[in-house]
Context: one part of a larger RNA
RNA sequence: CCCUUGUUAAGGAACUCGGCAAAAUGACUCCGUAACUUAGGGAGAAGGAGUGCCCAGGAAUGGGCCGCAGAGAAUAGACCCAAGCGACUGUUUACCAAAAACACAGGUCUGUGCGAAGUAGAGAUACGACGUAUACGGGCUGACACCUGCCCAGUGCCGGAAGGUUAAGGGGAAAUGUUAGGGCAACCGAAGCAUGGAACUUAAGCCCCGGUGAACGGCGGCCGUAACGAUAACGGUCCUAAGGUAGCGAAAUUCCUUGUCGGGUAAGUUCCGACCCGCACGAAUGGUGUAACGAUUUGGGUACUGUCUCAACAAGGGACCCG
Numbered sequence: 001c002c003c004u005u006g007u008u009a010a011g012g013a014a015c016u017c018g019g020c021a022a023a024a025u026g027a028c029u030c031c032g033u034a035a036c037u038u039a040g041g042g043a044g045a046a047g048g049a050g051u052g053c054c055c056a057g058g059a060a061u062g063g064g065c066c067g068c069a070g071a072g073a074a075u076a077g078a079c080c081c082a083a084g085c086g087a088c089u090g091u092u093u094a095c096c097a098a099a100a101a102c103a104c105a106g107g108u109c110u111g112u113g114c115g116a117a118g119u120a121g122a123g124a125u126a127c128g129a130c131g132u133a134u135a136c137g138g139g140c141u142g143a144c145a146c147c148u149g150c151c152c153a154g155u156g157c158c159g160g161a162a163g164g165u166u167a168a169g170g171g172g173a174a175a176u177g178u179u180a181g182g183g184c185a186a187c188c189g190a191a192g193c194a195u196g197g198a199a200c201u202u203a204a205g206c207c208c209c210g211g212u213g214a215a216c217g218g219c220g221g222c223c224g225u226a227a228c229g230a231u232a233a234c235g236g237u238c239c240u241a242a243g244g245u246a247g248c249g250a251a252a253u254u255c256c257u258u259g260u261c262g263g264g265u266a267a268g269u270u271c272c273g274a275c276c277c278g279c280a281c282g283a284a285u286g287g288u289g290u291a292a293c294g295a296u297u298u299g300g301g302u303a304c305u306g307u308c309u310c311a312a313c314a315a316g317g318g319a320c321c322c323g
Stems, first nucleotide, its partner, number of pairs: 001318008010309002014307001019304001027051005036041001038143001052065005066070001078302007085294002090102002106141007118127003144289004149219003154216002156212005163207003169201002175195004181188002220238005247281001248278001259275005
């Protein structure tokens, strides 16, 4: 000097990204226990008091004794306030991530009438299911409460069948080759056999016509206007399929930004409450709340402490020296 421990004056988070680590709390009995709440909880809330031994007594209880200390050693919750996210118990990156991610009960859309849809397989076949729409498969959302607005122009899906387009197939026209024959010749040329392939006929699909958003998705701009000023309930105009409703909002979303105001601090880029000028929230890619829950994230406080002011001493094990 390093590691693992122990103790520490005064202070008590001044340390630090951050109370990381440590300290503190701790058992049992009794008293007592708030907001909020889904009335179950919250709750061991918080906060207090007691705890040994001996004698008497049935007990209640009374009296006495010792120590610094009686849950006498060891093992044995720290707590509170406020906010974000996720309802919850669960699950996950075996070996850097345990979470706000996944799942979840619940909601909703959609497919499927049973030899079901769907899945595996080349197939037989198997699962689905020895089930039968209160069932099974798929997608999205994610307890609960209050709700879930407008747009069907594009894309998708569903329905429709008049018209347009459209394959193979059916159909077989023109034309061509060949030559019996005709012709002085040039050439013409039946039938047959070949080649060839037009019109016509013809499905789904697409075009077309409707529907459909808890389908993929989308949800404007400019100008003017009120008797101070400012602002604009109001008006005009352009564009669109329709121009963002309720609710929320500097937010896990806000660039400008440490926005502005208030709270907390002596002092607060974080935090909480508001405002709304939302660069670029917004309604099942769900919106807003929410008791309980969380080895979750953020801010504050009480207690407590060698985290620190600022270090000291001690023990054990190394390092180091000798063998």
RNAcentral holds the full RNA, with entries from SILVA. This is a predicted structure of a 323-nucleotide part of an RNA (large-subunit ribosomal RNA, domain IV) from a metagenome. Its mean pLDDT, the model's own confidence on a scale to 100, is 89.